Model confidence (mean pLDDT): 75 of 100. A computed fold for a 381-nucleotide RNA from a Candidatus Aeolococcaceae bacterium, annotated as Bacterial RNase P class A. The RNAcentral record of the sequence draws on ENA. Its Rfam family is "Bacterial RNase P class A". The family's RNA type in Rfam is ribozyme. Rfam's curators write: Ribonuclease P (RNase P) is a ubiquitous endoribonuclease, found in archaea, bacteria and eukarya as well as chloroplasts and mitochondria. It is recorded under the gene name rnpB. The model forms 93% of the base pairs in the Rfam consensus.

């Protein structure tokens, strides 16, 4: 230099007018009440993914002795954390020439089940075309055995690969590799390396199923206060004298009393309306609280391989609810166009997106650009 790996980061800057939400002061104006509202000054006011709404917690309310069945989620090991299906560091197993990347990665020797199509057979494995040895033959083959290495089928055929050995073959024997079972020895552990046996042991668990580990339900419209009309139940008629009582009030007495049924009227009963006070129930595009200071950012020291923990210091930084965070103006920066021999002019554009209780994570968009690690190949010195 050229292709290439990972791993951090920015994601326009500055300044001025205008607007818009919140926070605090100030000054006022509503409203019964909780509480709104407007003006003025100041401060502050979107993201690395605020997204997708996929895990995993906090926090509210509901349920709830314990355990246990059922369903549902995880899944190699050690750590990490509030917990996680997330991270870190390793093991194994694929893939690259490599830096490095992938991986639902426990059991198929408990049991069941299924293994298209093709084949002779697809698992209580199996003999199609074949091979070899005996016996007969009318010379075409018949009949008996014995075989599984070579042909073919298929994703998968009961270990590979090489000798040896047979009539022909075959772990039948032998050596090396793969797998099993066993000691020993290294690792916390997945697992790894030696060392001896024998040759018995098909795949699929993202099929039931075993084995471990983990889980109660909804969710800020959670959920609490407050107002307002509203439907409901329960108490009480009213006025006057007079006793008691400091008083609210108690008590005893006169008097008076809406409509409507049951009735021709009258007692009595039953409804109904209306008034005061109490209890409680939901609802409301009503108000407020919950709302943001937290598993917080940063900076240092320390521990650790690292994820991350600890210990000091230091900082204040969004809280709408039709839902603020926006426009315009210069100057600077970036990329595209034309023009220009050139310095440099004119024009356009500057991504994906936008908090809604609040955090860890994934996982998916993104114009443009920086920084640092390392590979592989060419040239050069």
């Nucleotide at each position: 230099c050229a292709a290439g790996c990972c791993g951090g980061c920015c994601g326009g800057a500055c300044g001025g007018c205008c607007g818009c939400g919140a926070g605090c002061g100030g000054c006022g104006g509503c409203g019964u009440c909780a509480g709104c509202c407007a003006c003025c000054g100041u401060u502050c006011g979107a993201g690395g993914a605020a997204a997708g709404u996929c895990c995993g917690g906090g926090c509210u309310c509901c349920a709830c002795a314990g355990a246990g069945c059922a369903g549902g989620g995880c899944g190699c090991u050690g750590g990490g954390u509030a917990a996680c299906g997330c991270c870190c560091a390793g093991u194994c197993g694929g893939g690259g020439c490599g830096a490095c990347c992938c991986g639902a990665a426990g059991g198929a020797g408990a049991g069941u089940a299924c293994c298209a199509c093709a084949g002779a057979a697809a698992u209580g494995a199996c003999a199609c075309g074949g091979c070899c040895c005996c016996g007969g033959u009318c010379c075409g083959c018949c009949g008996g055995g014995g075989c599984a290495a070579a042909g073919g089928u298929g994703a998968a055929a009961u270990g590979g690969u090489g000798g040896g050995g047979u009539a022909a073959g075959a772990g039948c024997c032998c050596a090396c590799c793969g797998g099993c079972g066993g000691c020993c020895g290294g690792g916390c552990g997945a697992c790894c390396g030696g060392c001896c046996g024998g040759c018995c042991a098909g795949g699929u668990a993202a099929a039931c199923c075993c084995c471990g580990c983990c889980c109660g339900g909804a969710g800020c419209a959670a959920g609490g206060c407050g107002g307002a009309a509203c439907a409901g139940g329960g108490a009480c008629g009213g006025a006057g004298c007079g006793c008691g009582g400091c008083g609210a009030c108690g008590c005893g007495u006169u008097c008076c009393g809406g409509g409507g049924g049951c009735u021709g009227c009258u007692c009595g009963c039953c409804c109904c309306a209306u008034g005061u006070c109490c209890c409680g129930g939901g609802u409301c595009a009503c108000g407020c609280c919950g709302c943001u200071g937290g598993a917080g950012g940063c900076g240092u020291c320390g521990g650790g391989c690292a994820a991350c923990c600890g210990g000091c210091g230091u900082c204040g930084u969004a809280g709408a609810u039709g839902g603020a965070u926006g426009g315009c103006c210069g100057u600077c920066c970036c990329c595209c166009a034309c023009c220009g021999c050139g310095a440099g002019g004119u024009g356009g554009g500057g991504a994906c997106a936008g908090a809604a209780c609040c955090c860890g994570g994934c996982u998916u968009a993104c114009a443009g650009g920086c920084c640092g690690g390392c590979u592989u190949g060419c040239a050069c010195u």